[in-house]
RNA sequence: GGCCCCAUCGUCUAGCGGCCUAGGACACCAGGUUUUCAUCCUGGGAAUCUGGGGUUCGAAUCCCCAUGGGGUCA
Numbered sequence: 001g002g003c004c005c006c007a008u009c010g011u012c013u014a015g016c017g018g019c020c021u022a023g024g025a026c027a028c029c030a031g032g033u034u035u036u037c038a039u040c041c042u043g044g045g046a047a048u049c050u051g052g053g054g055u056u057c058g059a060a061u062c063c064c065c066a067u068g069g070g071g072u073c074a
Stems, first nucleotide, its partner, number of pairs: 001073007010026004018057001028044005050066005
């Protein structure tokens, strides 16, 4: 340098054009239970989806560019 793949709550992830002002697990916060801790139960907050542009009535989702990461060829 060429080609391919990936980027979503603090972390891991679901999502495949409309039912999503984005769901789940763990973690965190509050309460209950317990002599206390842990476990368990209930509730709560937390991501406008890497950035920009485009297509569309409508985009996390499709296209282009950039950034970062990974793989492969040279």
Predicted 3D model of a 74-nucleotide RNA (transfer RNA) from Candidatus Roizmanbacteria bacterium RIFCSPHIGHO2_01_FULL_38_15. The prediction has a mean pLDDT of 81. It matches the Rfam family "tRNA". It is annotated as a transfer RNA. From the family's description: Transfer RNA (tRNA) molecules are approximately 80 nucleotides in length. The same sequence occurs in records of 2 taxa.